[in-house]
RNA sequence: CACGAUCCGUUGGGGUGCCCUGUGAGGGGGCUGAGAGGCGUAGCCAACCCAUCGAACCUGAUCCGGACAAUGCCGGCGGAGGGAACGGAGCAUGACCGAAG
Numbered sequence: 001c002a003c004g005a006u007c008c009g010u011u012g013g014g015g016u017g018c019c020c021u022g023u024g025a026g027g028g029g030g031c032u033g034a035g036a037g038g039c040g041u042a043g044c045c046a047a048c049c050c051a052u053c054g055a056a057c058c059u060g061a062u063c064c065g066g067a068c069a070a071u072g073c074c075g076g077c078g079g080a081g082g083g084a085a086c087g088g089a090g091c092a093u094g095a096c097c098g099a100a101g
Stems, first nucleotide, its partner, number of pairs: 001094002006089005011051004017031005037045003057082003063076004
């Protein structure tokens, strides 16, 4: 110097579904999940996940198959298309340079 598991910071990206039940209003419970929150209708905040080595997430999709009380609940579609990055530290390894013997 290169590479670099991993870690940190900043910045950015993203989703918030399904069902039952209750109130005058606020609510309560169940399913999946990392996450299903809050204020408020314009967005913002919080938690969580993800950031090009990118299955976080979106599109196709009011798709296809299966399961379920119901739902992207599971599988297919599918490594298909799209998708948000910079900085610092950094084991091991490699290359090069120098010094001494």
Molecule: TPP riboswitch aptamer (THI element)
Organism: Roseovarius pacificus